[in-house]
RNA sequence: GUUUUAUAAAGAAUGGGUGGAGAGAUCGGGCUCUUAGAAACCCUAGCAACCUACCGCAUUGGUAAAAGGUGCUAAAUCCCGCCAACAAUUGCUCUGUAUUGGAGUACAUGUUGGAGCUAUAAAAU
Numbered sequence: 001g002u003u004u005u006a007u008a009a010a011g012a013a014u015g016g017g018u019g020g021a022g023a024g025a026u027c028g029g030g031c032u033c034u035u036a037g038a039a040a041c042c043c044u045a046g047c048a049a050c051c052u053a054c055c056g057c058a059u060u061g062g063u064a065a066a067a068g069g070u071g072c073u074a075a076a077u078c079c080c081g082c083c084a085a086c087a088a089u090u091g092c093u094c095u096g097u098a099u100u101g102g103a104g105u106a107c108a109u110g111u112u113g114g115a116g117c118u119a120u121a122a123a124a125u
Stems, first nucleotide, its partner, number of pairs: 001125008013044001015043004022033003027081004045073003050069002052064004082114006090106006
């Protein structure tokens, strides 16, 4: 790097040092963070419970965080982008009527679900 499986609305730092202008994965849009100090690296503290330890065991599961391997510690993967359903509004077309209407369709908006992308873990290669 690739593949498979699982997870991603919860949780945990306004900490210290170095650093010195960007950052929030990528592209586009939005929004946000940042010289009252961004990224990155180091230290400390913490969260979580994938691996792990123990119990149970066909499987599911339960407990722990002491030891060890990772991960993580602004905002839902920060939000949207693709697909579907639904909702109300608007435009257009058709249709009916005394008036109000009915049907179809399109863009944008919102809600929900899914996909995709990405990240992390474990295993395989």
Background:
This is a predicted structure of a 125-nucleotide RNA (SAM riboswitch aptamer (S box leader)) from uncultured Lewinella sp. Rfam family: SAM riboswitch aptamer (S box leader). Gene Ontology term of the family: regulation of gene expression. The prediction has a mean pLDDT of 78. Lineage of the source: Bacteria > Pseudomonadati > Saprospiria > Lewinellaceae > Lewinella.